Model confidence (mean pLDDT): 75 of 100. A computed fold for a 324-nucleotide RNA, annotated as Bacterial RNase P class A. It was read from a public genome assembly, where an Rfam model found it. Rfam family: Bacterial RNase P class A. Rfam classes the family as a ribozyme.
RNA sequence: GUAGUUAUGCAGACAAUCGCGUUGUAAAAUGAGGAAAGUCCGAGCAUCAAGAGAACUGGGUGCUGGUUAACGGCCAGCGGAGGCGACUCUAGGAAUAGUGCAACAGAAAUAAACCGCCAUUUAUAUGGUAAGGAUGGAAAGGUGGUGUAAGAGACCACCGCUUAACUAGAGAUAGUUAAGGCUCUGUAAACUCCACCUGAUGCAAGGUAAGGGACAUUGUGCUUGUUCUCUCACGUCCUGAAUACCGCUUGAGUUUGUUGGCAACAACAAGCCUAGAUAGAUGAUUGUCUAAUACAGAACUCGGCUUAUAGCAUAACUCACCAG
Numbered sequence: 001g002u003a004g005u006u007a008u009g010c011a012g013a014c015a016a017u018c019g020c021g022u023u024g025u026a027a028a029a030u031g032a033g034g035a036a037a038g039u040c041c042g043a044g045c046a047u048c049a050a051g052a053g054a055a056c057u058g059g060g061u062g063c064u065g066g067u068u069a070a071c072g073g074c075c076a077g078c079g080g081a082g083g084c085g086a087c088u089c090u091a092g093g094a095a096u097a098g099u100g101c102a103a104c105a106g107a108a109a110u111a112a113a114c115c116g117c118c119a120u121u122u123a124u125a126u127g128g129u130a131a132g133g134a135u136g137g138a139a140a141g142g143u144g145g146u147g148u149a150a151g152a153g154a155c156c157a158c159c160g161c162u163u164a165a166c167u168a169g170a171g172a173u174a175g176u177u178a179a180g181g182c183u184c185u186g187u188a189a190a191c192u193c194c195a196c197c198u199g200a201u202g203c204a205a206g207g208u209a210a211g212g213g214a215c216a217u218u219g220u221g222c223u224u225g226u227u228c229u230c231u232c233a234c235g236u237c238c239u240g241a242a243u244a245c246c247g248c249u250u251g252a253g254u255u256u257g258u259u260g261g262c263a264a265c266a267a268c269a270a271g272c273c274u275a276g277a278u279a280g281a282u283g284a285u286u287g288u289c290u291a292a293u294a295c296a297g298a299a300c301u302c303g304g305c306u307u308a309u310a311g312c313a314u315a316a317c318u319c320a321c322c323a324g
Base pairs, nucleotide, nucleotide: 001319003318004317005316006315007314008313009312010311012289013288014287015286016285017284018283020031021030022029023028033295037306038305040304041303042302043301044300045202046201047200048199050231051230052229053228054227055226056225058198059197060196061195062194063077064076065075066074067073078092079090080089081088082087093193094192098191099190100187101186102185114133115132116129117128118127119126141159142158143157144156145155146154161180162179163178164177165176166175167174168173206246207245208244209243211239212238213237214236215235219234220233221232251273253272254271255270256269257268258267259266260265
C1' cells in the first nucleotide's frame, strides 16, 4: 500500500404527536429477514389400522473419522487440482464383470508410419526403425547413458507404476526396504457393477360443530412400485353446504456462565418469552445522533444449502516496498 485471504458484527438508534394488528378488565406489553427469497435437501406434526416373508424393480449417497432429530449438512483430516503465499475448490468406490464413446485434425486413436534416420539399388522400389518433427485433450512411461547400420526398456542408473514386508497413525494414508512385468490410452457429472440408505401426500395436511345416496364379505387395508403367501383388522366408493372454532405458535427455542472437546458440538446451572394476520396489520410527521442505505415483506414450524445485495466497523494472517 485504491495489494490480498479468512472470520465476525450491524441492517438504523432515541424522543414526541397522530394512525393500525394481537393479548389484557384496565394500566400496559408486543408487532417481518439475513436472507423472510428459491422450493434444492432433511425433519417435527397430521392422514392413509397394521405385522412378517418371497420374486422382479424405482430413487438417493459414495475417501477416513466425528457431530446432529436427520441430511446430499457441518467440523477435523487424507488424496488430488489451483495460487509466490495466507488460503480456495473437490467432480474422491470399481476401467481384469461387461457394453458404449473418443467429433475434427492427424499416416494412425485397441497398434499404425506422413516427414525424417539407416541399409540395399543406376534409378524406381524394397527392408528396418519409432530416438527427432508435425496433428491432437490424449500417440506403445520420463531424464541421462550403454549399445546399434540407424534406433528402441533391448540393457543400466535414478524417478514413475505394481506387489509384498516393516514402521507411524483409530483410519483414509504416509515413509523405508525388497522384488518385478518394464505397460493397449482416456472416459462411469456415459450405461453399468459393488456397498450402504430409502413410504406417499402435505396446514388448501387434518379435526369439531349436518348430512345424503349406491355397493359389498369371492371385498378393502400394509411404507419405492407391482405380484404372491401367512397372520390380523373391518367397511368401501360417490356427492354435499353457509360459516364458525381448532390446528396457530413454548421451540430439536434463545441469552449468560462453568466443564469437556483442535473444532463442529455436548452436558450442567441460572435467566428470558419475542407477529399469529386470513381482503390480509407495523405507517406518517418533527427533532437529535449517524456510514443508514442496497437486496427486499411472515402465512404450520425448524436445521441446512443456493441465489440477490449498498454502507460502516473489528480481528488475525499473507505478499510487496522502505527504514532500523